[in-house]
RNA sequence: ACUUUAUCAAGAGUGACCGAGGGAAUGGCCCUUUGACGUCCGGCAACCCCCAUGGCCUGGGAAGGUGCUAAAUCCUGCAGAAUAUUUCAUUCUGAAAGAUAAUCG
Numbered sequence: 001a002c003u004u005u006a007u008c009a010a011g012a013g014u015g016a017c018c019g020a021g022g023g024a025a026u027g028g029c030c031c032u033u034u035g036a037c038g039u040c041c042g043g044c045a046a047c048c049c050c051c052a053u054g055g056c057c058u059g060g061g062a063a064g065g066u067g068c069u070a071a072a073u074c075c076u077g078c079a080g081a082a083u084a085u086u087u088c089a090u091u092c093u094g095a096a097a098g099a100u101a102a103u104c105g
Stems, first nucleotide, its partner, number of pairs: 004102005013041001015040003021031003027075002042069003047065002049061004073097001078094006
């Protein structure tokens, strides 16, 4: 890498450095020299972890291992259902894909 499980509509900078692209992919729509992205510092959160519990759930904690720190995973695609009916839109559900953690390896 791959496997399995869980979560993904909340939260988080008036900082420093760098210097041109970035938001995974389709189509959009956005961010960005008024400095994006990335790194450091700060912060948020609570998957592992610690405590309570026989176990799960639940509650508390935040030293450590991650993670995150524009927009619902920014929306969308693939399928189904509902609403609205004379123009093709809206809403819901599920799948697929992705991200993160733990696990398998």
Predicted 3D model of a 105-nucleotide RNA (SAM riboswitch aptamer (S box leader)) from Oceanobacillus rekensis. Of the family's consensus pairs, 97% are formed in the model. It matches the Rfam family "SAM riboswitch aptamer (S box leader)". About the family: The SAM riboswitch is found upstream of a number of genes which code for proteins involved in methionine or cysteine biosynthesis in Gram-positive bacteria.